Transfer RNA from a Candidatus Nealsoniibacteriota bacterium, 72 nucleotides, folded computationally. Rfam family: tRNA. By type it is a transfer RNA. The source organism's lineage runs through Bacteria, Bacteria candidate phyla and Candidatus Nealsoniibacteriota. Its mean pLDDT, the model's own confidence on a scale to 100, is 85.
RNA sequence: GCCGGGGUAGCUCAGUGGUAGAGCACAUCACUGAAAAUGAUGGGGUCGAGGUUUCGAUUACCUCCCCCGGCA
Repeated sequence: GCCGGGGUAGCUCAGUGGUAGAGCACAUCACUGAAAAUGAUGGGGUCGAGGUUUCGAUUACCUCCCCCGGCA
C1' cells in the first nucleotide's frame, strides 16, 4: 500500500430505516442475626468523527480515525 472483519452502557455483545436493548457489573429495597445467593426497582449511551441521501439514519452511501486478520 491492497483486501476482509470490527468500533453501540463500566465489560461482553444484540439491534440491518421509525429517535437503542440483553447478560454481567453498579446503586437502593426485600429476604438474613449479618453476609452470600435470590427477587424487585433504578441510574448509566451525542451508537468512533464529519458529511450525503431520506419526512426520518446505529442501520444506506462518501471521507477520515482506531483495533484485529490476510496479501505484498